[in-house]
RNA sequence: GGUUUAUUCCGAAGCGGCGAGAGAACAGGCUCGAUGACCCGCUGGCAACCACCAGCAACGCACAAGCUGGCAGGUGCCAAGUCCUGCCCCCACCGAGGGGACAAAUAAAUA
Numbered sequence: 001g002g003u004u005u006a007u008u009c010c011g012a013a014g015c016g017g018c019g020a021g022a023g024a025a026c027a028g029g030c031u032c033g034a035u036g037a038c039c040c041g042c043u044g045g046c047a048a049c050c051a052c053c054a055g056c057a058a059c060g061c062a063c064a065a066g067c068u069g070g071c072a073g074g075u076g077c078c079a080a081g082u083c084c085u086g087c088c089c090c091c092a093c094c095g096a097g098g099g100g101a102c103a104a105a106u107a108a109a110u111a
Stems, first nucleotide, its partner, number of pairs: 002110007013043005021032003026086004044078003048075003052070005082103001087100004
């Protein structure tokens, strides 16, 4: 990098460095940014998945799919719903209004 599965309307700061753009790709919007964003480092925090602990659990029993809570070890994350839209459907009509898909991100597993 590929594939599969799951989740993505909640949550989470300060200091130092750098110096102009940033918010995944393209486009359209809209936000953030010299009152220093983005990114990098240190500290801190949050709690999505895995791990660990406790409990509840369908199918005859056990096991246990699944669920709840704790914890913060491994990743991850700490502006705005994945910032919104662009493809399909619904809505008297329109709609960045509702639903779905695609894509993306994250985790676990895997040839």

Source information
The prediction has a mean pLDDT of 83. This is a predicted structure of a 111-nucleotide RNA (SAM riboswitch aptamer (S box leader)) from a Cytophagales bacterium. The organism belongs to Cytophagales, within Bacteria. Rfam family: SAM riboswitch aptamer (S box leader). Its family is annotated with regulation of gene expression in the Gene Ontology.